[in-house]
Context: one part of a larger RNA
Molecule: small-subunit ribosomal RNA, central domain
Organism: uncultured bacterium
RNA sequence: UUGGGUUUAAAGGGUGCGUAGGCGGUCUAUUAAGUCAGCGGUGAAAGUUUUCAGCUUAACUGGAAAAAUGCCGUUGAUACUGAUAGGCUAGAAUAUGGUUGCUGUGGGUGGAAUGUGUGGUGUAGCGGUGAAAUGCUUAGAUAUGACACAGAACACCGAUUGCGAAGGCAGCUUACUAAGCCAUUACUGACGCUGAUGCACCGAAAGCGUGGGGAUCGAACAGGAUUAGAUACCCUGGUAGUCCACGCCGUAAACGAUGAUCACUCGCUGUUUGCGAUACACAGCAAGCGGCCAAGCGAAAGCAUUAAGUGAUCCACCUGGGGAGUACGAUCGCAAGGUUGAAACUC
Numbered sequence: 001u002u003g004g005g006u007u008u009a010a011a012g013g014g015u016g017c018g019u020a021g022g023c024g025g026u027c028u029a030u031u032a033a034g035u036c037a038g039c040g041g042u043g044a045a046a047g048u049u050u051u052c053a054g055c056u057u058a059a060c061u062g063g064a065a066a067a068a069u070g071c072c073g074u075u076g077a078u079a080c081u082g083a084u085a086g087g088c089u090a091g092a093a094u095a096u097g098g099u100u101g102c103u104g105u106g107g108g109u110g111g112a113a114u115g116u117g118u119g120g121u122g123u124a125g126c127g128g129u130g131a132a133a134u135g136c137u138u139a140g141a142u143a144u145g146a147c148a149c150a151g152a153a154c155a156c157c158g159a160u161u162g163c164g165a166a167g168g169c170a171g172c173u174u175a176c177u178a179a180g181c182c183a184u185u186a187c188u189g190a191c192g193c194u195g196a197u198g199c200a201c202c203g204a205a206a207g208c209g210u211g212g213g214g215a216u217c218g219a220a221c222a223g224g225a226u227u228a229g230a231u232a233c234c235c236u237g238g239u240a241g242u243c244c245a246c247g248c249c250g251u252a253a254a255c256g257a258u259g260a261u262c263a264c265u266c267g268c269u270g271u272u273u274g275c276g277a278u279a280c281a282c283a284g285c286a287a288g289c290g291g292c293c294a295a296g297c298g299a300a301a302g303c304a305u306u307a308a309g310u311g312a313u314c315c316a317c318c319u320g321g322g323g324a325g326u327a328c329g330a331u332c333g334c335a336a337g338g339u340u341g342a343a344a345c346u347c
Base pairs, nucleotide, nucleotide: 004318005317006316007301008300012315014202015200016199017198021194022193023192025088026087027086028085029084030083031082033081034080035077036076037075038074039073040072041071042070048066049065050064051063052062053061054060091191092188094186095184096183097182098181099180100179104176105175106174107173108172109171110154114150115149116148117147118146120144121143125136126135162169163168207248208247209246210245211244212243217241221237222236223235224234259314260313261312262311263310264309267292268291269290270289271288272287273286274285275284276282296303297302320347321346322345329340330339331338332337
């Protein structure tokens, strides 16, 4: 390379939008670029293959034929692909009417808990542990009830519930905002799918910069224990951080360790939302979220209409272990570092 693969063996990009490209529904006509057929030209010789001949044979040499799957021209064919033109409505989008939710952004607001302060009651302990001690406390602690302040998080409801592209999203309320789904089948008429490079004001936590804030918890650090030691696990404290605004960082077991889209393939069961005029009923339809199982698949575990089954299109990635996600270079970043990414050597 041809292949073969990517849940767990190496391997799905963290996610979306989208350029080029690749691929693309149905009918008719035209064209004839791809495609197919005939013919002509060319495809040097030697070589190769077949056959015949010449040296006593062979090697070798000579004659003839075949082959040379290609390229060019020309004449036709028109199913498929392409191109052009015109239609269609099953894909897609829009419209109308409903509906759903912890979707997002900004503002307002509530109670519990925690801590602190003030003054009251009250007196000797409190706290903590396996046991202790450090620590707090007669300058009145802990406890208890009152008032005030502060910051952060939202018990119950709460659920293999819901929403979001992913990260993620939960007190209540309000303004703005995006999306899905269902029904009608009104409108447009293939407008679609995927997507290298790219773009993003996307992207947990930690970390960084500037300015606030600082209740709790708490890396570092200090002390007390434990221990042979204990730079830990346990305890008492406690800085950064944790919170907010703006700007960076761009990584995670960013996981369903499972790329996106479309079609097809036995059933049972739970649940969310909408429809089915009403309905506590359900035998229906659509879209989700779960459990179990058949065929099939799989090395097995298992997956099984939410596929890891059967097919199609496009992208990404893998190719023995270590060296190594390292070095060098490039690039991004304030830095920390990120992205890209080898080789020698070795087994």